[in-house]
RNA sequence: GCCCUCGUAGCUCAGUCGCAGAGCGGCUGACUCGUAAUCAGCAGGUCGGGGGUUCAAAUCCCUCCGGGGGCU
Numbered sequence: 001g002c003c004c005u006c007g008u009a010g011c012u013c014a015g016u017c018g019c020a021g022a023g024c025g026g027c028u029g030a031c032u033c034g035u036a037a038u039c040a041g042c043a044g045g046u047c048g049g050g051g052g053u054u055c056a057a058a059u060c061c062c063u064c065c066g067g068g069g070g071c072u
Stems, first nucleotide, its partner, number of pairs: 001071007010024004018055001026042005048064005
C1' cells in the first nucleotide's frame, strides 16, 4: 500500500429499510431474623464521526476514525 471483517446500554451480543432489544450487571420493592437465591418493577442509547439515497436508515451508498485478520 491492497483485501476481508467488526464498531449498537456498564459488559457480551441480537436486530440487514418501518416504535432500538435480550442476557448479565445497576437501582427500587416483595420475600427472609439477616444475606444469597427467587419474583415484580425502574433507569440506562448522538446505533464510532461526517455526508448522501429514501416518505422512512442501526440497516443501503461514499468518506473518515478505531479494533482484529490476511496478502505483498

This is a predicted structure of a 72-nucleotide RNA (transfer RNA) from a Candidatus Woesearchaeota archaeon.
It matches the Rfam family "tRNA". Rfam classes the family as a transfer RNA.
The RNAcentral record of the sequence draws on ENA.